[in-house]
RNA sequence: AACGCCUAUCCAGCGCCAGGACUCGUCGCGGGGGUGACGAGUCGACGAGGUGGAAGCCGAUCGAAAUCUUCGGCGGAUGGCUUCCCGGUCCGCACGGCCGUAACGACCGGUCCAAACCAGCGGGGAGACCCGCCCCCAAACCCCGGUCGAUGUGCACGA
Numbered sequence: 001a002a003c004g005c006c007u008a009u010c011c012a013g014c015g016c017c018a019g020g021a022c023u024c025g026u027c028g029c030g031g032g033g034g035u036g037a038c039g040a041g042u043c044g045a046c047g048a049g050g051u052g053g054a055a056g057c058c059g060a061u062c063g064a065a066a067u068c069u070u071c072g073g074c075g076g077a078u079g080g081c082u083u084c085c086c087g088g089u090c091c092g093c094a095c096g097g098c099c100g101u102a103a104c105g106a107c108c109g110g111u112c113c114a115a116a117c118c119a120g121c122g123g124g125g126a127g128a129c130c131c132g133c134c135c136c137c138a139a140a141c142c143c144c145g146g147u148c149g150a151u152g153u154g155c156a157c158g159a
Stems, first nucleotide, its partner, number of pairs: 014075004019071001020043010046063003052085007086100005092155004104149007120133005
């Protein structure tokens, strides 16, 4: 390093459900379509990206889909701001600035990257619905190129 087996994990755009929507059953009402109560269930955000440590506050980036609940809500959260610590960088140190291990910023241009949905196939359920396989397409970040800005003050050392 490859292969095989076992265990754990693949869980933070994440978990949950008391409103709501939907299904089934029982009972009541109704000529019927239906409707009410109760019970048992189902649905309730599609991925990309994202964590130095602590505290406080806010309550969180990006796009995809769509005549409909991706409604409404609870909890959490790697998001934002402030302070402290640690670290990187501005030749060494201190202050100060900017950042967070890919460790300067702003702007412009460019590259790369998804899942759901739809269609097809298969499986589970009485049903709402659930699970799997296969196929297409983003944006942000990162990265690349360019322009501009910043790269300070003091001290020490070397030349």